[in-house]
């Protein structure tokens, strides 16, 4: 000087002007009870790192539910962390890398079922195509599994021995496995000692073990309440009927005409006033929170970390036909052209500037991003 790993930042400042949603003050008007609305003027706030994908977990609502189980669904090395988890953290173990680091869909195949294309003799209780090796003239019969060929995978590898050829058939070493010791909390991992090798792969096939688990969602849910029209009732009237009366039962609208239909007038005995209760429209909480699982900020403490502990500071959009914007001018950032100027430098004209947008609230994860910045590792080359 390079190439590369990992971890975290920032995502333009400012004036002005016009607006937009909220908050709150003050006047002034509306209005259908209530809650409220509407106007003008003052003063404050007003979008992210992901607000996004709704993918995980969870407060909060409501609906079910004695407790247990079965079924059904997740998750799966180990330890920790957390409210909680498929998140993090530190580690094993494997795979990539020279290395820094990085990815793992990482429980069991000795419970039992299934499966393994195509090639191949054979894909799992083992067989034998070429081969080799023995008998035999030959067909053929034993024996072997070196070596050849198939295939993602072929029943341990490699070397001596040994044999007719061969073969854990012997032995050495390697690798499985078993037990036993050490180290660790623990997944493991070290060593020795057996054991001639048995147990071929797929559990993201079924399974089967261990643990977890109701279901629906802020359009969840909670209050307050018009007009109409229904329900329920008291009163007064009016009708038809029974009764000598007193008084008692029903019933107060259905139908018809206008034009074939609605609608609207019209006719019909006839209703009228007040209370009560449920929905509906509408309005309010729920709605942004310091009594917050709040913070990525700063000290102390514990811890390799995640994280806790405790002082400290700091965080106050809250909208529902859904605000948080436009325009201009400075300044700052990159490119391009293009003038000074040896260089540093510095002047001018133009263009750029992403992904994206709050809608109940949190903890993660995944995606998406112009351009810019720091910090620490690692592995090349220089030079001294």
């Nucleotide at each position: 000087g390079g190439a590369g790993c990992a971890g975290c930042c920032c995502g333009g400042g400012u004036g002005u002007a016009c607006g937009c949603c909220g908050g709150u003050c003050a006047c002034c008007g509306c209005a259908g009870a209530a809650u409220g609305g509407g106007g003008u003027g003052g003063c404050g706030g007003g979008a992210g790192g992901a607000a996004a994908g709704u993918c995980c977990g969870a407060g909060c609502u409501c609906c079910a539910c004695a407790g247990g189980g079965c079924a059904g669904g997740g998750u799966g090395c180990u330890g920790g962390c957390u409210a909680a988890c498929g998140g993090c953290c530190a580690g094993u173990c494997g795979a990539a890398g020279c290395a820094a680091u990085u990815c793992g869909c990482a429980g069991g195949a000795a419970a039992g079922u299934g499966c393994c294309a195509c090639a191949g003799a054979a894909a799992a209780c083992a067989a034998a195509c070429c081969g080799c090796c023995g008998g035999g003239a030959a067909a053929c019969c034993g024996g072997u599994a070196a070596g050849g060929g198939u295939g993602a995978a072929a029943c341990g590898g490699u070397g001596c021995g040994g044999u007719a050829a061969a073969a854990g058939c012997g032995c050495a070493c390697c690798g499985c496995g078993u037990u036993u010791g050490g180290u660790g909390u623990g997944a493991a991992u070290c060593a020795a000692a057996c054991g001639g090798c048995a147990c071929g792969g797929c559990a993201a096939a079924c399974c089967c073990c261990a643990c977890c688990u109701g279901g629906a969602g802020c359009a969840a849910g909670a209050g307050c309440c018009a007009a109409u029209a229904g329900g329920g009732g008291a009163g007064c009237g009016c009708c038809u009927c029974c009764g000598a009366a007193a008084g008692g039962a029903g019933g107060c609208a259905a139908g018809g005409g206008u034009c074939g239909c609605c609608c609207g007038c019209c006719c019909g005995a006839a209703g009228c006033u007040c209370c009560c209760g449920g929905g509906u429209c509408g309005c309010u909480c729920g709605c942004u929170g310091a009594u917050g699982a709040g913070g990525u900020c700063c000290c102390a403490g514990a811890g390799c970390a995640a994280u806790c502990u405790g002082g400290g500071c700091c965080c106050u959009a809250g909208a529902c036909g859904a605000a948080u914007g436009u325009g201009c001018g400075c300044c700052g950032c990159u490119c391009a052209c293009u003038g000074g100027g040896a260089a540093a430098c510095u002047g001018g004209u133009g263009a750029g500037g992403a992904c994206a947008g709050a809608a109940c609230u949190c903890g993660g994860c995944u995606u998406a991003c112009a351009g810019g910045g720091c910090u620490g590792c690692u592995c090349c080359g220089g030079u001294u």